[in-house]
Context: one part of a larger RNA
Molecule: large-subunit ribosomal RNA, domain II
Organism: Minisyncoccota bacterium
RNA sequence: GCCAACGAGUUGUAUUGUCGAGCUAGGCUAAGCAGCAUAAAGUUGUGGAGCCGCUAGCGAAAGCGAGUGUUAAUAGCGCGAAAAUUUGUUCAACAAUACAGACCCGAAGCCGGAUGAGCUACCCAUGAGCAGGGUGAAGCCUGUCGAAAGACAGGUGGAGGCCCGAACCAGUAAGUUGUGCGACUCUUUUGGAUGACUUGUGGGUUGGAGUGAAAAGCUAAUCGAAUUCGGUAAUAGCUGGUUCUCGUCGAAAUAUUUUUUGGAAUAGCGUCAGAUGGUCCCUUUAGGGGUAGAGCACUGGAAGGUUUUGACUAGUAGAAAUACGGCAACACCUAUCAAACUCCGAAUACUAAAGGUUAAUAGUCUGGCAGUCAGACUCCGGGGGCGAAGCUCCGGCGGUCAAAAGGGAAACAGCCCAGAUCUAAAAUUAAGGUCCCUAAGUAUAUGCUAAGUGUAAGCGAGGAUGUGAAGUUUCAUUGACAAUGAGGAUGUUGGCUUAGAAGCAGCCAUCAUUGAAAGAAAGCGUAACAGCUCACCCAUCGAGAGACUUUGCGCCACAGAUGAUCGGGACUCAAGCAUAUCACCGAAGUUUAGGGAUUGAACAUUUAUUUGUUCAAUCGGUAGACGAGUGUUCUUAUCUGCGUUGAAGCGGAAGGGGUGACCCACCGUGGAGCGUUAAGAAGUACGAAUGUUGGC
Numbered sequence: 001g002c003c004a005a006c007g008a009g010u011u012g013u014a015u016u017g018u019c020g021a022g023c024u025a026g027g028c029u030a031a032g033c034a035g036c037a038u039a040a041a042g043u044u045g046u047g048g049a050g051c052c053g054c055u056a057g058c059g060a061a062a063g064c065g066a067g068u069g070u071u072a073a074u075a076g077c078g079c080g081a082a083a084a085u086u087u088g089u090u091c092a093a094c095a096a097u098a099c100a101g102a103c104c105c106g107a108a109g110c111c112g113g114a115u116g117a118g119c120u121a122c123c124c125a126u127g128a129g130c131a132g133g134g135u136g137a138a139g140c141c142u143g144u145c146g147a148a149a150g151a152c153a154g155g156u157g158g159a160g161g162c163c164c165g166a167a168c169c170a171g172u173a174a175g176u177u178g179u180g181c182g183a184c185u186c187u188u189u190u191g192g193a194u195g196a197c198u199u200g201u202g203g204g205u206u207g208g209a210g211u212g213a214a215a216a217g218c219u220a221a222u223c224g225a226a227u228u229c230g231g232u233a234a235u236a237g238c239u240g241g242u243u244c245u246c247g248u249c250g251a252a253a254u255a256u257u258u259u260u261u262g263g264a265a266u267a268g269c270g271u272c273a274g275a276u277g278g279u280c281c282c283u284u285u286a287g288g289g290g291u292a293g294a295g296c297a298c299u300g301g302a303a304g305g306u307u308u309u310g311a312c313u314a315g316u317a318g319a320a321a322u323a324c325g326g327c328a329a330c331a332c333c334u335a336u337c338a339a340a341c342u343c344c345g346a347a348u349a350c351u352a353a354a355g356g357u358u359a360a361u362a363g364u365c366u367g368g369c370a371g372u373c374a375g376a377c378u379c380c381g382g383g384g385g386c387g388a389a390g391c392u393c394c395g396g397c398g399g400u401c402a403a404a405a406g407g408g409a410a411a412c413a414g415c416c417c418a419g420a421u422c423u424a425a426a427a428u429u430a431a432g433g434u435c436c437c438u439a440a441g442u443a444u445a446u447g448c449u450a451a452g453u454g455u456a457a458g459c460g461a462g463g464a465u466g467u468g469a470a471g472u473u474u475c476a477u478u479g480a481c482a483a484u485g486a487g488g489a490u491g492u493u494g495g496c497u498u499a500g501a502a503g504c505a506g507c508c509a510u511c512a513u514u515g516a517a518a519g520a521a522a523g524c525g526u527a528a529c530a531g532c533u534c535a536c537c538c539a540u541c542g543a544g545a546g547a548c549u550u551u552g553c554g555c556c557a558c559a560g561a562u563g564a565u566c567g568g569g570a571c572u573c574a575a576g577c578a579u580a581u582c583a584c585c586g587a588a589g590u591u592u593a594g595g596g597a598u599u600g601a602a603c604a605u606u607u608a609u610u611u612g613u614u615c616a617a618u619c620g621g622u623a624g625a626c627g628a629g630u631g632u633u634c635u636u637a638u639c640u641g642c643g644u645u646g647a648a649g650c651g652g653a654a655g656g657g658g659u660g661a662c663c664c665a666c667c668g669u670g671g672a673g674c675g676u677u678a679a680g681a682a683g684u685a686c687g688a689a690u691g692u693u694g695g696c
Base pairs, nucleotide, nucleotide: 001696002695003694004693005692006691011100012099013098014097015096016095017094018093020091021090022089023088026052027051028050032046033045034044035043036042057064058063067079068078069077070076103241104240106238110231111230112229113228114227115226121205122204123203124202125201126200127199128198129197130195132164133163134162135160139156140155141154142153143152144151145150168192169191170190173188174187175186207223209219210218211217244629245628246627247626248625249624254267255266256265257264258263268372269371270369271368272367273366274365275364276363279362281356282355283354284353285352286351287350293344294342295341299338300337301336303334304333305332306331308329309328310327312326315324316323317322375401376400377399378398379396380395381394382393383392384391406417407416408415421595422594423593424592427590428589432585433584434583435569436568437567441582443581444580445579446578447577448576454571455570462556463555466553467552468551469550470549471548472547473546474545475544483540484539485538487536489513490512491511494508495507496506519534522533523532524531596619597618598617599616600615601614602613603612604611630685632682633681634680635679636678637677639675641674642673649669650668651667652666655664656663657662
């Protein structure tokens, strides 16, 4: 891991409700006792004690009583009566709740009694062990010196938690091992090795206790409280699991409170039963408002200008007066901003009334049973944030998902279209599409784009003779624009300044002449001149040439990490973009044909709201509520059922029935019991629980 078996809402008591039955203004017995029966359980009778109802409450209570409590009160107030509604009671079943292990499995733990010191910690008693080598304390002897105390030298001696180093004890470092040789080893290395040493045997101390040169170490591979049995099915607002079918309806992720926030209670939303009977809903009308917007009339913010005022004045100019300028304030003009501004002011929404149509549906009330209290995205209106977030917090009787499959968006819970009762066909559409992958137009008409822009949601300011459209305006056969040829002169090197200043460093002036035209010069250049262009004019040429505004589609700006992308191929002869038109494809939508179910109505029928026909509406679904069934084991009755002429069980895709759970037949195997029908009672259904046991 697979297979098989086992494996989870049970039982008792009490209460409430629904349904059924009995009796009914009444209903019922309990314990006990007796009979019968028995392994035990039981059953029948008796028993009227007692309980509920008919029929009173108020108060903490004494108590009083249609009242009572509070209070001095006859006042006031609270709760009642009066009015309205509702028969009751007992039993069985079902549902829920309370108390019990209470659907099942699961802690770490707490308490009690025992068992442990053959491991280990410490202690007691009695024994044992420590190769070899080194160092050489005290003491003693001799000698020398000394008056002595004593000192020194040599010898002797053999001390030490002394030194080196085996056994022995330890376990420093690295490696090894890490399904090991080993639940801590092995190899090399290392520390102690006459001592606070090591060790044998016997004995002692223990569970909030021991022992501890102290690490919360050790107390039998168990220690921040051993092991074992019991209390015990401890408790678990936590995690996991919880077994057959079909049908009807179908949520919530919100509010308030909570030692409360991953739990509860009440309300909201679901379902079932009963009641009510249009109350719902829609339309119209009438209301109040101060939001969106707008505005500046108030309250404030902020910009420009003008006038005036100020024993206000930075700064500049000036000897000063003063001028320019600045600051503050009032007023006026212009143009503005506001969630906590309003002279104004919607749409919606809300409230009320009237009218309207359908009822299979909606609303409301009473009662039984729930689940829900972590929501998500999207659109709209807002707060926080950076008008960031697949961010966060509110609002909307929003939408979808959750609990919704189908088609589209390449793929894609929350987007777009659309809500799957079943079978079949493929008629018709939605969103979205129609060159190929890929169902359907290489459709029609007119334009645009040349950037592979684009065919994918999205990227700015700024820049540019890209190109299309519309418009305004200037010049032009009296010859424009461009190009080419020629001219572009003279007074004069204007005056000043300057070393120089000649059109062209700078200052001033900027005239005149000749001419077709030519600036006391727009640029380059020189030390200064010179030189080269320009403006301006003529000729050649011969028809359009410039400036600007609005706008469509493009260009640059535009940089990312493994190889690129429109889903791909590809597309410019669009399969791109814009406008218009007609076809077609396209879903579980709609329609067509047939079947089923639920609910309601009508008709018929029936012992029975039973069954049938017709019509209408409905039939996605998690938590959950409700209804109807299937199967298993046993009991009672039944078929006076089946069975060695073969029961149960097991195997066999394939026959028949049922919407389904499942049932019936047939063949094989098997070898002795088993079923139908009607009821009843449950150890009643397995795929999951790191489920339990067995097998492989």